[in-house]
This record gives sequence, C1' cells and structure tokens, in this order.
RNA sequence: UGAGUCGGCCGGACGGUCGCGUCGGUACUUCGGUGCCGCCGAGGAAAGUCCGGGCUCCACAGGGCAAGGUGGUGGCCAACAGCCACCCGGGGCGACCCGCGGGACAGUGCCACAGAGAAGAGACCGCCGUCCGGCCUGGCCGGACGGCAAGGGUGAAACGGUGGUGUAAGAGACCACCAGCGGCCUCGGCGACGAGGCCGGCUCGGUAAACCCCACCCGGAGCAAGCUCAGACAAGGAUGCGCUAGAGGGCGGCCCGCCCGAGCAUCCGGGUAGAGCGCUGGAGGUCGUCGGCAACGGCGACCCGAGAUGGAUGACCGUCGCUCCGUCGCCGGCAACGGCGUCGGGGAACAGGACCCGGCUUACAGGCCGGCUCAUCCC
RNA sequence: GCCUCCUUAGCUCAGUCGGCAGAGCGUCUCCAUGGUAAGGAGAAGGUCGUCGGUUCGAUUCCGACAGGAGGCU
Repeated sequence: UGAGUCGGCCGGACGGUCGCGUCGGUACUUCGGUGCCGCCGAGGAAAGUCCGGGCUCCACAGGGCAAGGUGGUGGCCAACAGCCACCCGGGGCGACCCGCGGGACAGUGCCACAGAGAAGAGACCGCCGUCCGGCCUGGCCGGACGGCAAGGGUGAAACGGUGGUGUAAGAGACCACCAGCGGCCUCGGCGACGAGGCCGGCUCGGUAAACCCCACCCGGAGCAAGCUCAGACAAGGAUGCGCUAGAGGGCGGCCCGCCCGAGCAUCCGGGUAGAGCGCUGGAGGUCGUCGGCAACGGCGACCCGAGAUGGAUGACCGUCGCUCCGUCGCCGGCAACGGCGUCGGGGAACAGGACCCGGCUUACAGGCCGGCUCAUCCC
Repeated sequence: GCCUCCUUAGCUCAGUCGGCAGAGCGUCUCCAUGGUAAGGAGAAGGUCGUCGGUUCGAUUCCGACAGGAGGCU
C1' cells in the first nucleotide's frame, strides 16, 4: 500500500420566521372554548410478527394422553430457538465462518439409473483344479463339473487398508502395522472431551432438514387484554330443554378429578358505539470503580427527554459541522507514502410509535474508528 | 392483533425428494377446402417466486426473504 475478516459508531447541530401536539402557568369566557408565555416532542431498525417475558382475564391452573418446542458442555439472564466461552465435525493459506451437533444393535422405510451384486447381497470380464474334444502338441481354443471373490469394470457409496505367510488358485484363513468398533486402566479438564497404554472378536454400509426412539420444557388467550362510570331501548317476541334424580357452563382437542349453577341454547326484532383508567419511572439510561477470558454482575454518583385517539413534530432562510471530487500551498519521511490549510463544486439513505421490555431477521445513500490475517513494496 | 393457504409454459392447472417436468386452451407449420371454421398430424415455448442448506441427486425436504389471496376479532 492492497485484499480480507471481526467488532463498534454516525447518519446532523445552532439560530430565526410561520405552523402543530401533550403538559404547566396566566387572562378571558356565551362554559363549547379562545389568546399569550414556557419545558418537552420518534428509531437503529419504530419494520417483519420469528422467539421470550412483564402485565391482564379465564374459580384452582390439579393429574394424564395427544399435539407443540428445544437438542454438544459449562455459564449469563426475568426468560428464550438469545448472548459468551469451550468441545467435536466441516470449509478456508490464514484471521475466521458454518452447524434442526443425542440415537442407525428399539422398530419400520428409502438408496433411482448404472452394475453380477446396495445389507447379510453378489459372478459381467476373470483366476485355479479335474475330465472331454479340436488344432499349428513345452502350448492355444471350446465345453461340462467343482473351487474363489484377492485382480478389473459399474457407481455417490461395494461387507476395512498396506505389506507378507499360506494355497491348486485365493480369502483376516493367519501374521505385522494402521484405521474403525467394543472393554479395561492412567493422566488433564466442573464438563462435553483430549492424550497415552493394554486386551479382543476381526470389521455387522449410508440416510433421522425419512417416520420414529431418547432427554428436557410446556394451561389458554391477548391492551381491540381488561377495569370503572354514564346513558339509551320494546316490564320485546317465538321455539326447545331444564328447575337439585342437575339443562347449561367452567376459553386449543380428549379423559379423570373438582367447582359454579336456576335458568340456559337457537332464531327474529330494537337500543348503544360516549368518558376515564390501563398509558408510561422501567428486569431503565449515563459515567466511574471492583470481580470475571467473556457474556455479564456488584457498589457509588447523576439523569427522567411522545403518550396521541380521523390520530401531533412540518415548511423556508442563514451559519457551522460531516463527507466526496478538483486546484494551490506548506510540513513530515531514506523510501513507499502520509498529514494540515485556502478556494470551488457535489451529497445525505432505510424509513415513522399506539402497553412496555430482552433478542432474532430483513432494509439502509454516504461515511468514521479499532483489532487481527494474508500478499506485495521500501529501509 | 391472531391464524391459514398460494407462487410451475403466453393463460388455467396437475406433479409421492429418484429417468427425461406434464395436460387443456392459445401460437406456428403441414394435410384438407374455391376460401374459412371444425377436424387430423407435428413443432416451438420453462432461472418450477428469489437466495442459501440437507442429500449422490430437490419442483418436492429445511431455513430466510419477496409478492398475492383469505378467515377470526
């Protein structure tokens, strides 16, 4: 200097004029409201609605089945499918990145085409032995019977690999080493696991983002949840069941237990859609310090920055700031190269609450800072 | 706010992870007719919404995103 990788941050500020909203103060009021002044007034994603909660309601949220969710170990957290660290596997020269990461001897499926044969399977080309026939008679070709699965071929994958012994020819049939599997032991680690040693049958495919098995978790609904007040209507009507020997109900489905209960269910018709609470002080933020590899936690100090409800924050001007390009000048350096200043021109994206919070994912013009890796150049 | 489904040829739609991605209508060519329609034969036409993953192999299975349709309140 270039390329890459990981993390953090900005994405405007100030002033003026006009125009908005909550709240506070003040004056007036025909009590509907109006005028003036003042503080404050969107986001890192407010988005998608993918997760987890707080909160509210259903009498208890009791037991079980089915359904659903998660899937290495340890930790953080209110909790989580989140975050941190580590282990294993895969990718990458590397920094790093990815993981529906338990189980294939619990069972059932699937592995097309090719190939002899795809889970207990297999003889296409072949190798060997015996017998027979032919011929160009140490031999070659063909046929029958028997033995082999080591060699070749097919395929994504072929029932361990290399070397040897042995054999008619072979073969874990046997041996040495290696890989895998199983058992035992030692050391390190909280643990997943790692390193090493000994023994052994010789080796019993892959696939669970196939059904499934195992381990753990798990009531339901959601702020349009719910609570309170006011007001209006037509002591509204019809049918069915029931009135303690129990209709009906108890908020995903089913069963059990338990509880409420004198009215309930269906249909026709009428009235209402108003006001307030919930509604913003929180598992909150900032700074410092201690502990911890880290996520994060403890302690101390300071701060309070929309609460709308047909639904507010906008427009214009000026200055400054950020950033990109160009010109000029100065400075540093051996060099590669870097920094500062003046002037001129350009640019600013994705996008807007509606109970709140912790995450994930997606969108984002223009940029800034830092760590690490690789390559190249100069000294 | 909560929930479900869909995206395949120009159009409407089938398609179990195992060969080649199909049907009807439409388009084009030929046969037939004096000329058309109907009829017969043939042909062309496809990033299977996009991107990644599992697998030997994905339209199909898994995840994320984009667009569309509907239900409850």

Record summary:
This is a predicted complex of two RNAs, RNase P RNA and transfer RNA, with 452 nucleotides together. The coordinates come from a structure-prediction model, not an experiment, and the mean pLDDT is 76.